[in-house]
Context: one part of a larger RNA
RNA sequence: GCCUGCGAGUUAAUGUGUACGGCGUUAUGGCUAAAGACGAUGAGUCUGGAGCCUCAGGGAAACCGAGUGUGAAUAGCGCGUUUGUCGUACGCAUUAGACCCGAAGCAAGGUGAGCUACCCAUGAGCAGGGUGAAGUUUGUCGAAAGACAGAUGGAGGCCCGAACCGUUUAGCCGUUCAAAACUAUCGGAUGACUUGUGGGUUGGAGUGAAAAGCUAAUCGAACCUUGUAAUAGCUGGUUCUCUCUGAAACAACUUUUGGGUUGGCGUCAUAUUUAUUGAGUAGUGGGGGUAGAGCACUGGAAGGAUUCGACAGGGCGCAAGCUCGCGAAUCCUAUCAAACUCCGAAUACCGCUACUGUUAUAUGGCAGUUAGUACGUGGGGGCUAAGCUCCACCGUACAAAAGGAGAAGAGUCCUAGAUCUCAAGUUAAGGUCCCAAAAUUCGUGUUAAGUACAUCACAAGGAGGUGAGAUUUCUUAGACAAUGAGGAUGUUGGCUUAGAAGCAGCCAUCAUUAAAAGAAAGCGUAACAGCUCACUCAUCGAGAGAUCUUGCGCCAAAGAUAAUCGGGGUUUAAACACGAUACCGAAGCUGAGGAUGUGUGUGUGCUUCGGCACAUGCACGUGGUAAGAGAGCAUUCCAUUCGCAAUGAAGCUAAAGGGGCGACCCAUAGUGGAGCGUAUGGAAGAGAGAAUGCAGGC
Numbered sequence: 001g002c003c004u005g006c007g008a009g010u011u012a013a014u015g016u017g018u019a020c021g022g023c024g025u026u027a028u029g030g031c032u033a034a035a036g037a038c039g040a041u042g043a044g045u046c047u048g049g050a051g052c053c054u055c056a057g058g059g060a061a062a063c064c065g066a067g068u069g070u071g072a073a074u075a076g077c078g079c080g081u082u083u084g085u086c087g088u089a090c091g092c093a094u095u096a097g098a099c100c101c102g103a104a105g106c107a108a109g110g111u112g113a114g115c116u117a118c119c120c121a122u123g124a125g126c127a128g129g130g131u132g133a134a135g136u137u138u139g140u141c142g143a144a145a146g147a148c149a150g151a152u153g154g155a156g157g158c159c160c161g162a163a164c165c166g167u168u169u170a171g172c173c174g175u176u177c178a179a180a181a182c183u184a185u186c187g188g189a190u191g192a193c194u195u196g197u198g199g200g201u202u203g204g205a206g207u208g209a210a211a212a213g214c215u216a217a218u219c220g221a222a223c224c225u226u227g228u229a230a231u232a233g234c235u236g237g238u239u240c241u242c243u244c245u246g247a248a249a250c251a252a253c254u255u256u257u258g259g260g261u262u263g264g265c266g267u268c269a270u271a272u273u274u275a276u277u278g279a280g281u282a283g284u285g286g287g288g289g290u291a292g293a294g295c296a297c298u299g300g301a302a303g304g305a306u307u308c309g310a311c312a313g314g315g316c317g318c319a320a321g322c323u324c325g326c327g328a329a330u331c332c333u334a335u336c337a338a339a340c341u342c343c344g345a346a347u348a349c350c351g352c353u354a355c356u357g358u359u360a361u362a363u364g365g366c367a368g369u370u371a372g373u374a375c376g377u378g379g380g381g382g383c384u385a386a387g388c389u390c391c392a393c394c395g396u397a398c399a400a401a402a403g404g405a406g407a408a409g410a411g412u413c414c415u416a417g418a419u420c421u422c423a424a425g426u427u428a429a430g431g432u433c434c435c436a437a438a439a440u441u442c443g444u445g446u447u448a449a450g451u452a453c454a455u456c457a458c459a460a461g462g463a464g465g466u467g468a469g470a471u472u473u474c475u476u477a478g479a480c481a482a483u484g485a486g487g488a489u490g491u492u493g494g495c496u497u498a499g500a501a502g503c504a505g506c507c508a509u510c511a512u513u514a515a516a517a518g519a520a521a522g523c524g525u526a527a528c529a530g531c532u533c534a535c536u537c538a539u540c541g542a543g544a545g546a547u548c549u550u551g552c553g554c555c556a557a558a559g560a561u562a563a564u565c566g567g568g569g570u571u572u573a574a575a576c577a578c579g580a581u582a583c584c585g586a587a588g589c590u591g592a593g594g595a596u597g598u599g600u601g602u603g604u605g606c607u608u609c610g611g612c613a614c615a616u617g618c619a620c621g622u623g624g625u626a627a628g629a630g631a632g633c634a635u636u637c638c639a640u641u642c643g644c645a646a647u648g649a650a651g652c653u654a655a656a657g658g659g660g661c662g663a664c665c666c667a668u669a670g671u672g673g674a675g676c677g678u679a680u681g682g683a684a685g686a687g688a689g690a691a692u693g694c695a696g697g698c
Stems, first nucleotide, its partner, number of pairs: 001698006011096013029053003035047004057064002067079004099237002102234001106227006117201009126191001128160003131156001135152007164188003169184003203219001205215003240632006250263005264369002266366007279356008292343001293341002298337003302333008313324004372398004376393006403415002419594004424590003430584003433568003439581001441580006452570002461555002465552010482539005488512003493507003518533001521532003595622012633687001635684006642677003651671004657666003
């Protein structure tokens, strides 16, 4: 891991509600409990009215009483002004382990020092080598104390290093040889050493050269049993079917925020019984201070003018003073505001009337929900960042909603709310070259950038890309472009300068000849020279230029796969714009056939006359998590009933048959070898795929 089996709302008491039943509804109401008797120690029957509920309430009470309390009140107001009780089933609550499994822990009583810590008693062990303390002795010196030298001697928590004790570093191992080992290396090794045996000290206690170490692989409080099914606002799990309805993620309070209680929202029943209810639309009557707007108030803030001020500071002046400014007020112009308003919508909200046509309200039983998310719109926070965060619109969707489109996709956007079946039709959004169902459809344009082919996804700026429109200038009296020619003279203008001759710079910028030609718009020279331009003529022969608006394109435009329109691919299109007609396309709608809920007709049967069941029409329905309500299937046992079985029960095997919406039921064949089923009612150890579930098997 798989398979098989086991595995979770139970039982009791009390309360409460619903259904059904007994008795009662003329209060002479309903029920027995313990206990006892009979019986078999059983099932049950009888006795037993102690007691409980009810029959009257109000008041704190005295007390009064269909009333009473308050009160001065005969007022007003509050609470009242007679039907129950017992049992059974089911729902829920409370108390109990209370749907099941799960702590870490707390307490009590015991068991442990054969591991380990320390202590006591008694024993044992330490190869070999080195160093050479005190002391002793000999010699020399010395008056002596003593000093020095040699020998002897053998001290030491001394040195090196085995056994022994330890475990520094590295490797190895790490489903191991081993729940701490192995290999190499390393520390101590006559000592605060190591070790055998026996003994002692323990659980809030011991022991500890102290690490909260150790106290039997267990220690910031051992282990075992018990209290004990501790408690768990937490996690996980909680077993058959079908039908009807169907939420919430909000408010208030909470040592409360991942939990509760109450309200809101769901469901079921009863009552009100289709309306002076609810909802929608239209009309009509209201109040408002938002959006917007405005500056009349409160404030902010720009420019100007005028007036006032013993008006900071700078500049000028010997000074008087002048000037730049500073502060305030008034006026003019142009403005800003969530906590400004002279104004002021749309919506929304509250009434009334009409229409549509069906909800709504009250009381009671049972809940679940109180972690929401995205999007749109109005806002706060943030950076007018976030798939961010906090509110609002009782917004839409998802949650709890599938199908189609969007390449793919909870929430957006578009379409659309799945009762079941169909190899039927028709549409929506979106599409129709191929992948891939349907137009290589029709008409007119645009784009040349593969721009584009859904969006996110591109800006300022730049450009003889190209289409459309408008305004305007020149032009057969010859335009624009091109080609040929000219482009001169006073003069090298004056000044400056080494030089300055059209062309470094400053000043002036005239005149002449002419068809035309600047005291020169560029290049150039040291300065000249030289080459162009403006301007003019000729050749040529019909359009040429400027500006504005606008469509589609271009550059700007840098990222990690060559890496993308979903892909292939596409150029008078398969791109873009405007039109047209077909077709495809969903669980939508329609058609055909079935099922079922609610309401309402008709018929038949039954009836406790309240209704119920069946058949058949009509109308409206039948997505669904938490949850509520209803109807069933299966399992084991009991009672009654009717049956089956060695001519083969149960169980098992088989894919194919039949029935039921389904849980399931029936049949058949084989196997098996002794019990089993139908109908009605009853009682439950009553349904498994999940719980790191438990046991077994593989």